[in-house]
Molecule: c-di-GMP-I riboswitch aptamer
Organism: Terrilactibacillus laevilacticus
RNA sequence: AUUAUAUCUUAGCAAACUUAUCGAAAGGUAAGGACGCAAAGCUACGAGUCUAAAAUCUAUGUGAGUAGAUCAAGAUCGUCGGGUUGCACCA
Numbered sequence: 001a002u003u004a005u006a007u008c009u010u011a012g013c014a015a016a017c018u019u020a021u022c023g024a025a026a027g028g029u030a031a032g033g034a035c036g037c038a039a040a041g042c043u044a045c046g047a048g049u050c051u052a053a054a055a056u057c058u059a060u061g062u063g064a065g066u067a068g069a070u071c072a073a074g075a076u077c078g079u080c081g082g083g084u085u086g087c088a089c090c091a
Base pairs, nucleotide, nucleotide: 005088012037013036017032018031019030020029021028022027035078041084042083043082045081046080047079048076049075050074055070056069057068058067059066060065
């Protein structure tokens, strides 16, 4: 230095939920709050999952519209993997 991950030290992050806010929604952000996490740091590159505004199709309706289906270029890194950065330390 690299790999690995028992332990120790210094720390760190923050689930659910509540309030406010953004968004069509999924979900995000901030504050409070801790279920947990050796990367629960970063990155949507691959897969999975979630949502379906717009678009297309179908049905219905005088029409406006309503309902259903398909669909990601939206989201999720605390679903898994990849890439990348990092603390401590036994074998």